Predicted 3D model of a 153-nucleotide RNA (glmS glucosamine-6-phosphate activated ribozyme aptamer) from a bacterium. Model confidence (mean pLDDT): 80 of 100. Rfam family: glmS glucosamine-6-phosphate activated ribozyme aptamer. It is annotated as a riboswitch. It was read from a public genome assembly, where an Rfam model found it.
[in-house]
RNA sequence: CAUCACCUUCGAGCGCCAGGCCCCGAGAGGGGUGACGAGGCAGCGGGAGUAUCGAACCAUUCGGCGGAUGCCCGCUCGGCCCACCCGAGGUCGUCACGGAGGGGAGCAAAACCCGGGAGCGAUCCCGGCACAGAAGCCCCUUCGAUCCGGGAG
Numbered sequence: 001c002a003u004c005a006c007c008u009u010c011g012a013g014c015g016c017c018a019g020g021c022c023c024c025g026a027g028a029g030g031g032g033u034g035a036c037g038a039g040g041c042a043g044c045g046g047g048a049g050u051a052u053c054g055a056a057c058c059a060u061u062c063g064g065c066g067g068a069u070g071c072c073c074g075c076u077c078g079g080c081c082c083a084c085c086c087g088a089g090g091u092c093g094u095c096a097c098g099g100a101g102g103g104g105a106g107c108a109a110a111a112c113c114c115g116g117g118a119g120c121g122a123u124c125c126c127g128g129c130a131c132a133g134a135a136g137c138c139c140c141u142u143c144g145a146u147c148c149g150g151g152a153g
Stems, first nucleotide, its partner, number of pairs: 014066004019062001020033005036054003042076006077093005084151004088146001097144008113128006
C1' cells in the first nucleotide's frame, strides 16, 4: 500500500416522557405516539434563554423536561485589515472583513402516491418518486473598515 472478515460509529432540530391522545386486555396490567429535513462547532470559562430556515399538516408537528454547533462577556490560538516582526484595535474561524440592495447557479427529507416487511393492534421499518427557504457560493452596485504605536528593511 492492497484485499478480506468482524466490531463500533455515522457525530444534537438531538434525546426523553410524568400529562394528553391511541392500541391490546374482562380487569390488573402491558404497549404505541410524541418535529420532516436544510443549515450551523477554533479552545476554555461564564451568562441569558421560545437559538436560524423552510416543508408537511390545517393540524396531537398537542403539552412538558433535558440538552444543543446560535447570541452576549472574558481569556487564549489562528487568518485578514501592510510588503517583515512586536504591540494595540477591528473583524472573522482555516473557503478565516462587515453592512445594504439587485441578479444567478445549485441544494432536502418527511408528508402524498406505489411496492415490500414486522406486529392481534395502535404503530414501526425498508425501497421507489416530486418539490423549498435561509445561510453559503458566483456576478453587479453601494457604504464602512489601522491616515495607530514601536522595531527592522